[in-house]
C1' cells in the first nucleotide's frame, strides 16, 4: 500500500413529487433515450454497400428501474 468482501451512509437507474420495492455505483464511480441526414474514421483498385467516432441539422416515444399515488402534458367523449 492494493484487490475483494460485510456493515453504515450518501448518489444514480433519459422529464416532477410522496410511498414501497429492486438494481447499480463510491467520485478516475454508477447515470446521461430512439431514429434520420450531412460530416469524420475504418473497409476497398475504386465505387457501393457495412460498421465506429465526432461535430451539426431535422423527426420520435416516455413523466416510472418496477409497483402506486398526485401534479403536469396529450387524445377522446359528455355536460
Nucleotide at each position: 500500500a492494493u484487490a475483494c468482501c460485510c456493515c453504515c451512509u450518501g448518489g444514480c437507474g433519459a422529464u416532477g413529487a410522496g410511498g414501497c420495492u429492486c438494481g447499480c455505483c463510491a467520485c478516475u464511480a454508477a447515470c446521461c433515450g430512439c431514429g434520420c441526414g450531412u460530416u469524420u474514421g475504418c473497409c476497398c483498385a475504386a465505387g457501393a454497400a457495412g460498421c465506429g467516432u465526432u461535430a451539426c441539422g431535422c423527426g420520435c416515444u416516455g413523466a416510472u428501474g418496477g409497483c402506486u399515488u398526485c401534479u403536469a402534458c396529450c387524445c377522446g367523449a359528455c355536460g
Molecule: Fluoride riboswitch aptamer (crcB RNA motif)
Organism: Pseudomonadota bacterium